The part of an RNA shown here (large-subunit ribosomal RNA, domain II) has 672 nucleotides and comes from Pteridomonas sp. YPF1301. A source record names the gene rnl. NCBI's taxonomy places the organism under Eukaryota, Ochrophyta, Dictyochophyceae, Pedinellales, Pteridomonas. RNAcentral holds the full RNA, with entries from ENA.

Context: one part of a larger RNA
C1' cells in the first nucleotide's frame, strides 16, 4: 500500500413538549414496614411535590390586586389536572470520538555532565638560557663591563595526553556527532583515576540560558487526569416527504456566542398574499438655472490710476460688478418633474398568509445585468441595493467551461412537438430561396490617426456654343524694361508690373547658363466626342497591428459554409405531448387532478445484527449453524431456495433489552 477484526450521541438526572396509557369521587407516593425468596413481585407508608386564586417589590389585600390624591384610566388576573412509559430537546455531570503545549502535588536521579572536597596518578626528546653566584676588568669605595656557573619560565620546538579551528568523506552512517589529512595546548587558571558533596519555584555554571544519565527558557516518574481544547479530522443500514443560510442586531466581538431574519414539524384562525383597477403624498432619473454656489462672452453704469485746465469741469486704458442679454455646471442647487415602488379602496383568479408550540441549520458566500460610493469611470479588486443563476441542479447549447442561454430529472419506451443553438464535413439537420455588400482568408482580438479601395446618399461647379484627359501647333513684339550688380538678358535681390500685335501668349509656373542661350508651364487654335471638378453623408474593406515549445474560426475547409436583411422547410434538452408503472396528496369515492432535482437541517416509514421471553414448541445425522457457487423474490435496507463442503446446533410469528449496521478519523490491532 492492500485485506480482514476493532472503532464515536450512552447512563443517571433536571426542565419543557408531544404521543400512548392509569385515575380524575384531584393525582401521586419517597424513605421505611410486612411477606415471598434473593438482579423479584406484592405489601406497608400521604412526610412531601403538583392542581383547586390572583395581584404585588414587599407588608400585605383578595375574585380582584397593583399603580394612584382618586369613585378616572391603565396593567396583570378572575375554575383543571396529575402521575407513569417512550420521544425529542435541555440542566449537571468526562457527556458523540481521537488529538495538544501546560499547571500542580509527590517520589526518583550528580554512574553522562557542571561546581567543589579528600586520597592517588602522568607528562618522550630538543632549545632558549631570568636571577644567584665565580673569576678577571673597573672604582677611593660602589655602579658599571667582560667570560663562566647557574636552570627561571600560566617560556620555544614537539610525542604520549587533552582539545576541535578548516576540509572532504559519512548524511536510511562502520558511528543518534564519526574516519581521514591538516590544526591549536603540550610544567600548567595543565591533564586523569577512585571515593564524595550540592536536586528542579532547586543545583552548577572562566556565563553559552549552557549543562544537570540521546531529556533542559525549567530534568524524569506516577498522581490530579477521560485537565481544558470557541481549534483541526472522523462519526457506520435503506426508502419518503419538505427544505434552508452566509442578513440586521449586540457582543475584550469579527473563523465564537445571544436574539431577529429564513427552514421543518403540529394545531389554531379565517386572515391574508399575488395579478389588474382607480386614488393618493413624494422630490429620485431625465430636465432647468428663480433659490444657493460655481462658469464663459457681450452691453451698459459706477468708482479709479492717469492726462488736460487756474478752477468749475472733461476725456478715462487696465481692473471690478450690483444689472442687462445670451452660454454652460452641480452627493451635500430645485421654480417645475416621470417611470418604479410605497399606501389604501375595488374586482378577479390563484393559494397562499398570520398567530402559538416544539426541532433545527444558517450568520467565510460566488459570478451576472442594472444603479452608486472607494479605487485610476483599473482589477477574476472592493462597499451597498434590486433581480437572476450557482451554492443545494442534473439535461440542451457556449471547442473545453459552478455563477452566461435554454430549461428545472418520481420511473420505463428503438413514439411524436419543440426551446436555446444550428443544418459542406468530422456531426442529427438545407451544398434551401430571394436582394445587397465584402476581396481582406476581413469573417476568425484592438485606438488615434493614414489612404484617388469599392458600393450607396445629399450638393457645387464646367459641358455638344465640344467640358476633363490625351495628341498635333502656337506661345510673339516694345526690351538686355529700371534698380542692382564684375555679370542680372522673365528666373541673386529691390520696387513696380505697363503699352503693342494677336486666336493667343505672364516685364513670366518650374528646370537650365558665369550671362546668354535651351526646355517648360500659364494662356490659345485644331484632332477626339459625353461626361467631368470638388465637397457631404453612410456600410463593408485596407494601414496602423512587435514575444518568448508549432500554429489554430473547435479542426477540416470556406469566396460562401462570410457580412446585412428578408421567408420557408428540418434537426435540437432527462422541457411539452403519447402510451404504460410508483409513490404523495386532494376531491364529486370513481377514478380523475395536482405533486415527486437538491447540501446543511426536519419529519416520517422500514430493514437487518446480538441477547431474552414465546420454548416442556417447531426444525435437524434422511445432516443445524458456518462458508462456497449458482441464479430466483422485492422500490431499497434485504429475503427465501438449489447444489456442494462442513458435522450439531439453528429459528418462524409477536414482543423486549442493546457493547446494533464503516470506505476514511497521518484511525487501531493482525496478516501480507
Nucleotide at each position: 500500500g492492500u485485506c480482514g477484526g476493532c472503532g464515536a450521541g450512552u447512563u443517571a438526572u433536571u426542565u419543557a413538549u408531544a404521543a400512548u396509557g392509569g385515575c380524575u369521587u384531584g393525582g401521586u407516593u419517597a424513605a421505611u414496614u410486612u411477606a415471598u425468596g434473593u438482579u423479584u413481585u406484592a405489601u406497608u407508608g400521604a412526610a412531601g411535590c403538583c392542581u383547586u386564586a390572583a395581584c404585588g417589590a414587599a407588608a400585605g389585600u383578595a375574585a380582584g390586586u397593583c399603580u394612584a390624591a382618586a369613585a378616572a384610566g391603565g396593567g396583570c388576573u378572575u375554575g383543571u389536572g396529575u402521575c407513569a412509559u417512550u420521544a425529542u430537546a435541555u440542566u449537571u455531570a468526562a457527556a458523540c470520538c481521537c488529538g495538544a503545549a501546560c499547571u500542580c502535588a509527590a517520589a526518583u536521579g550528580a554512574u553522562c555532565u557542571a561546581a567543589c572536597c579528600a586520597a592517588g596518578a602522568g607528562c618522550a626528546g630538543a632549545a632558549u638560557g631570568a636571577a644567584u653566584u665565580u673569576u678577571a676588568a673597573a672604582u677611593a669605595a660602589a655602579a658599571u663591563u667582560a667570560a663562566g656557573u647557574g636552570g627561571a619560565g600560566g617560556u620555544u620546538c614537539g610525542a604520549a595526553c587533552u582539545g576541535u579551528c578548516u576540509a572532504a568523506u559519512g548524511u536510511u552512517g562502520a558511528a543518534a556527532a564519526a574516519u581521514u589529512a591538516g590544526c591549536a595546548g603540550a610544567u600548567g587558571a595543565c591533564u586523569u583515576u577512585u571515593g564524595g558533596u550540592u536536586a528542579g519555584g532547586g543545583g552548577u555554571g572562566a556565563a553559552a540560558u549552557g549543562c544537570c544519565a540521546a531529556u533542559c527558557g525549567a530534568a524524569u516518574u506516577u498522581g490530579a487526569a477521560g485537565c481544558u481544547a470557541g481549534c483541526u479530522g472522523g462519526u457506520u443500514c435503506u426508502c419518503u416527504u419538505c427544505g434552508a443560510a452566509a442578513u440586521g442586531u449586540g457582543u475584550u466581538u469579527a473563523g465564537g456566542c445571544g436574539c431577529a431574519g429564513c427552514a421543518a414539524u403540529a394545531a389554531a384562525u379565517g386572515u391574508u398574499u399575488u395579478u389588474u383597477u382607480u386614488a393618493g403624498g413624494g422630490g429620485u432619473a431625465a430636465a432647468g438655472c428663480a433659490c444657493u454656489g460655481u462658469u464663459u462672452u457681450a452691453a451698459a453704469a459706477a468708482a479709479u490710476a492717469u492726462u488736460a485746465g487756474a478752477a468749475a469741469u472733461a476725456a478715462g486704458a487696465g481692473u471690478u460688478u450690483a444689472u442687462u442679454a445670451a452660454u454652460a455646471c452641480a452627493a451635500a442647487c430645485u421654480a417645475a418633474g416621470a417611470a418604479u415602488a410605497c399606501u389604501a379602496u375595488a374586482u378577479a383568479a390563484a393559494a397562499a398568509a398570520u398567530u402559538u408550540a416544539u426541532u433545527a441549520g444558517u450568520u467565510a458566500g460566488a459570478c451576472a445585468u442594472u444603479g452608486u460610493g472607494g479605487g485610476a469611470u483599473a482589477a477574476g479588486c472592493u462597499u451597498c441595493a434590486a433581480u437572476g443563476u450557482c451554492a443545494a441542479a442534473a439535461g440542451g447549447g457556449a471547442a473545453a467551461c459552478a455563477g452566461c442561454c435554454c430549461a428545472g430529472a418520481u420511473u420505463a419506451c428503438c413514439a411524436u412537438c419543440u426551446a436555446a443553438g444550428g443544418u459542406c464535413u468530422c456531426a442529427a439537420a438545407a451544398u434551401a430561396a430571394u436582394u445587397a455588400c465584402c476581396a481582406a482568408g476581413u469573417g476568425u482580438a484592438a485606438a488615434a490617426g493614414g489612404a484617388a479601395g469599392u458600393a450607396u446618399u445629399u450638393c457645387u461647379a464646367c459641358u455638344u456654343a465640344a467640358a476633363c484627359a490625351a495628341u498635333c501647333a502656337g506661345g510673339a513684339g516694345g526690351u538686355u524694361g529700371g534698380c542692382u550688380u564684375a555679370g542680372a538678358a522673365g528666373c541673386a535681390g529691390c520696387a513696380a508690373u505697363c503699352c503693342u500685335u494677336u486666336a493667343a501668349a505672364a516685364a513670366a509656373u518650374g528646370c537650365g547658363u558665369a550671362a546668354u542661350a535651351g526646355c517648360u508651364u500659364a494662356c490659345u487654335g485644331a484632332u477626339c466626342g459625353a461626361g467631368u471638378u470638388g465637397a457631404u453623408a453612410u456600410g463593408c474593406a485596407c494601414c496602423g497591428a512587435a514575444a518568448a515549445u508549432a500554429a489554430u474560426u473547435g479542426g477540416g475547409g470556406c469566396u460562401a459554409a462570410g457580412u446585412a436583411a428578408u421567408u420557408u422547410a428540418c434537426c435540437g434538452a432527462a422541457g411539452a405531448u403519447g402510451u404504460g408503472a410508483g409513490a404523495u396528496a386532494a376531491u364529486a369515492u370513481g377514478a380523475u387532478u395536482a405533486u415527486c432535482g437538491a447540501u446543511a437541517g426536519a419529519a416520517g416509514a422500514g430493514c437487518g445484527u446480538u441477547c431474552u421471553g414465546u420454548u416442556u414448541u417447531u426444525g435437524u445425522a434422511a445432516g443445524a449453524a458456518g462458508c462456497a457457487u449458482u441464479a430466483a423474490u422485492g422500490a431499497a435496507a434485504a429475503u427465501a431456495a438449489a447444489u456442494g463442503u462442513a458435522g450439531a446446533c439453528a429459528a418462524a410469528u409477536c414482543a423486549g433489552a442493546a457493547g446494533u449496521g464503516a470506505g476514511a478519523a497521518u484511525g487501531u490491532c493482525g496478516a501480507c